Bacterial RNase P class A from a Gammaproteobacteria bacterium, 351 nucleotides, folded computationally. Of the family's consensus pairs, 97% are formed in the model. Its mean pLDDT, the model's own confidence on a scale to 100, is 78. The sequence was found by an Rfam model in a public genome assembly.
RNA sequence: CAAGCCAGCCGGAUGACCGCUGGCGUCGCAAGACGCUGGAGGAAAGUCCGGGCUCCGCAGGGCAGGGCGCCAGGUAACGCCUGGGGGGCGAAAGCCUACGGAAAGUGCCACAGAAAACAGACCGCCCAAGCAGCCUCGGCUGCCGGCAAGGGUGAAAAGGUGCGGUAAGAGCGCACCGCGCUGCCGGUAACGGCAGUGGCAGGGUAAACCCCGCCCGGAGCAAGACCAAAUAGGAAAGCCAUGGCGUGGCCCGCGCCGCUUUCGGGUUGGUCGCUUGAGGCCCCGUGGUGACAUGGGGUCCAGAUGAAUGGUCAUCCUCGACAGAACCCGGCUUACAGGCUGGCUUGCCUU
Numbered sequence: 001c002a003a004g005c006c007a008g009c010c011g012g013a014u015g016a017c018c019g020c021u022g023g024c025g026u027c028g029c030a031a032g033a034c035g036c037u038g039g040a041g042g043a044a045a046g047u048c049c050g051g052g053c054u055c056c057g058c059a060g061g062g063c064a065g066g067g068c069g070c071c072a073g074g075u076a077a078c079g080c081c082u083g084g085g086g087g088g089c090g091a092a093a094g095c096c097u098a099c100g101g102a103a104a105g106u107g108c109c110a111c112a113g114a115a116a117a118c119a120g121a122c123c124g125c126c127c128a129a130g131c132a133g134c135c136u137c138g139g140c141u142g143c144c145g146g147c148a149a150g151g152g153u154g155a156a157a158a159g160g161u162g163c164g165g166u167a168a169g170a171g172c173g174c175a176c177c178g179c180g181c182u183g184c185c186g187g188u189a190a191c192g193g194c195a196g197u198g199g200c201a202g203g204g205u206a207a208a209c210c211c212c213g214c215c216c217g218g219a220g221c222a223a224g225a226c227c228a229a230a231u232a233g234g235a236a237a238g239c240c241a242u243g244g245c246g247u248g249g250c251c252c253g254c255g256c257c258g259c260u261u262u263c264g265g266g267u268u269g270g271u272c273g274c275u276u277g278a279g280g281c282c283c284c285g286u287g288g289u290g291a292c293a294u295g296g297g298g299u300c301c302a303g304a305u306g307a308a309u310g311g312u313c314a315u316c317c318u319c320g321a322c323a324g325a326a327c328c329c330g331g332c333u334u335a336c337a338g339g340c341u342g343g344c345u346u347g348c349c350u351u
């Protein structure tokens, strides 16, 4: 200097004028006026997970159903995060992982290929043993028989490489590797290493059905509570104690005594919930590889409701991307113009 990888930050700014809104204060009977102060995000998005909170249910048990799936930690909790292990990719830094079980069972593996599991013979190799024929004792051919080592097909073909052996071959035997089992060592564990033993259950697929382990009430701020006001103490149909209803389905239990459907009428007002939090941010420590935990100090940091932060002018500049809270919080996923910072890997040049 170039390429790559990982992590973090900003994502318009300043001034003036007018305007909107929460809180506090002053004045005012009130409407309102004035002053001070606060006022959208890293994703506010998707509504995908987990909770807080509210309400229902004696809130229990079971079935079905759903979620997760290596190990150990973190967390209020999680399908999240951190660290480690196995596997895969990459030269490396690093990245991905839907990662329990195929020796419980069932299913599937197109086409090609002889054959994809009760495996099998297209091209081939041998012809030892047996039969027949020919022929100069040797030998040749055919039948019968043996093989799956070689070639071909395919993503995958009865574990791989090498040596021996055989008529030719084959874990048939041996060595090493792979696989199973056992033991020892290291590690909390997943797992790793070493040693022995066995010729060895042909492979893949569970993001196929399934088996195993752990977890799971429901509905949701349009939850719910209160105030005010108005109306039709409406009508019809059905079930009706051997019944009906009770916050996903079914059963048992338990509770209540009414419930369900259709048509019609009234109210679409106001207050609370509503922002002080399992908090956020800044600074100083302690423990931990880390997620994080913990001690001290400082700072209240948006609460609208037909929906608040907008308009004009001037200057700067990276010339402005994705994009607007609606009960709150922890995550994940997706979108993002441009700019900045730190660390690591590799290559080239120079010293």
Stems, first nucleotide, its partner, number of pairs: 001347010012316007020039008041322001045333002048331005053220004060252004065216005070084005085099001086097004100211002105209002107205003122151002124147003130143005159177006178200001179198008224272004234263006243257004279301001280299008
Its Rfam family is "Bacterial RNase P class A". About the family: Ribonuclease P (RNase P) is a ubiquitous endoribonuclease, found in archaea, bacteria and eukarya as well as chloroplasts and mitochondria. The organism belongs to Gammaproteobacteria, within Bacteria.